Large-subunit ribosomal RNA, domain IV from a Planctomycetota bacterium, 326 nucleotides, folded computationally.
Model confidence (mean pLDDT): 86 of 100.
The source organism's lineage runs through Bacteria, Pseudomonadati and Planctomycetota.

[in-house]
Context: one part of a larger RNA
Order: sequence, then C1' cells, then structure tokens
RNA sequence: CCCUCGUGAAGGAACUCGGCAAAUUGACCCCGUAAGUUCGCGAGAAGGGGUGCCCGGGCAACCGGGUCACAGGAAAGCGGCAGCAGCGACUGUUUACUAAAAACACAGGUCUCUGCGAAGUCUGAAAGACGCAGUAUAGAGACUGACGCCUGCCCGCUGCUGGAACGUCAAGGCAACUGGUUAGCGCAAGCGAAGCUGGGAACCGAAGCGCCAGUGAAGGGCGGCCGUAACUAUGACGGUCCUAAGGUAGCGAAAUUCCUUGUCGGGUAAGUUCCGACCCGCACGAAUGGCGUAACGACUGCUGCACUGUCUCCACGAGGGGCUCG
Repeated sequence: CCCUCGUGAAGGAACUCGGCAAAUUGACCCCGUAAGUUCGCGAGAAGGGGUGCCCGGGCAACCGGGUCACAGGAAAGCGGCAGCAGCGACUGUUUACUAAAAACACAGGUCUCUGCGAAGUCUGAAAGACGCAGUAUAGAGACUGACGCCUGCCCGCUGCUGGAACGUCAAGGCAACUGGUUAGCGCAAGCGAAGCUGGGAACCGAAGCGCCAGUGAAGGGCGGCCGUAACUAUGACGGUCCUAAGGUAGCGAAAUUCCUUGUCGGGUAAGUUCCGACCCGCACGAAUGGCGUAACGACUGCUGCACUGUCUCCACGAGGGGCUCG
C1' cells in the first nucleotide's frame, strides 16, 4: 500500500454524475395515523409509548402486587421515512455471458377475414395433419393496451371492398391474305387446282388495369400572404392564393423546444436540474391513440427529515495479502 471488517472528536452530503457505499430504521404489544381514492386501498402511513426478574390469578393473551436496577431487559435474524413530478395501469416477461427498462406481455377496446373439406398453417399445388373431436358468444390476422373523459377534418394518392356499360388486354378461336411443295398448263420465262405445310390482319377472347363508387381504431395527410379596433400593442373582422382537407378537444420549453439557462412564479444565501404557470408548438395531438388517474415499480428527475468516514481529513484497531528474511 491492497482486501475484508470494527470504532471515531467537531461538523453532517460540504462527497459525487447521483447519498454510490455505509449508517439510520428494524421483533412483539399498546396508542395513534394525513392528502388522495377505483372505497379495495393509501396503512406497518406518519408519530408516540412499552418490553427484565419474582410472587399471586388465568388454558392463554394478560391482569394485580413486589423487586434488582436505572446506562442497560427484541443478545441472532428482522422495514429508514416523507413530499412533488415523468413513464408504464397492475402481478408478470426479457438481451443465458455489459441493458430488467418508460421495452415485451397483459386483461380490456376496435377493425378485418372465416358458413365448415372454414379461414389460417405445415407439406410437394399430394396424401395426411393442426385448426377441432371446435362452428361466428367460434377460430384466424392486425392495431391499441386497466379504468375515467374522449377519439375531430381529409377518400386527391396508395390499399382494401363493391360495380360492370365502355376502353385496354393473354393463350386460344376464326381466318381474308401470303410463302413452300406439285398434278396440270406453257416453246420458254413462268403460272399453278386439291391436299399437306409455314406465316398471318380484321373479328370473338377472362381476370387484371383504366373507369365509377365506398371505406380512416386501412397506409397516410391535416396551408400561405396582405390588411384591419379612438395611445400603443394585439387582431374577434376582411381580402387573396393554393389544397383531398387545412390540426377540433385536450395538452404544450414536454422522454418532443433549435434559439434556450425562453419569461414569470415557487423552493435555495446562491438552482443549466425540479415544481407551477405563460404559449412564437424550430418540429404535440387524438387506438403508430389524446388527456387524466387511486394502487403498484430493484424504473427516471427533484426536495425535506432522520442518519452516517461520502466528505472537511483522516486516525487507530482486527484478520488476510503484499514487502523483508528463510
């Protein structure tokens, strides 16, 4: 010096990214317990007090009396507490070996598909099997994620569903026309029936696409400029351009705010964090859900009380290493 422990004056988080670590608390009995709340909870809230031994009573809990003491009667083990926010309702699940979480799941909600040899899935377009010895209060797929209040506008694009008049359109059909072959004709050049064969317009050809509609808890999207009120400022109001439609409610410097330590208020002697507001939202917003929410959380931020070697600032002690000798 290192590791694992123990104790510590005064102070008590000044340490530090952060009270990390440690300390505090702790059992049982009695008293007593706030806001909030889904009336279950919150609650062991918080905060107080008690605890030995002996005698008597009692099954016991316990009660009565006495007594040693008064520093001390739970020898181990065995909750620190409170307040304000964020996220996720909750118990659960997860990166076996750096992540346990606000991620996944979840009951609940919604949409879509599926009428049974179901849809969906495995397989080889098979047989067979799962689905299911189930039958739409069922099964499958997708999104959302308890609960409460809600979930606006846009169907132009993409998707899906429906429609079928017209346009487009494959194989195929039909086959005008045309090439080859050659009976025949012709002095020759050449022409050339039937059959066979190669090519091949017009016309007829389904779905699809175009087209016409519907559809948002389908993929998605949800404007700009100029002017205007009797101080100023602001702009209920007006004009204009564009759009499929121009963001409703609620929330808002937010797990989202660049400028930004925005501004104001609170807390501190002092606060880039925190809480409450404001709203010029760079770039919130409604099931890629919006806003709340009791309870819950080894989650994240902030604060207070208690407590402490975290620190001011280190000291001593115990055991084990290191080091020296062997």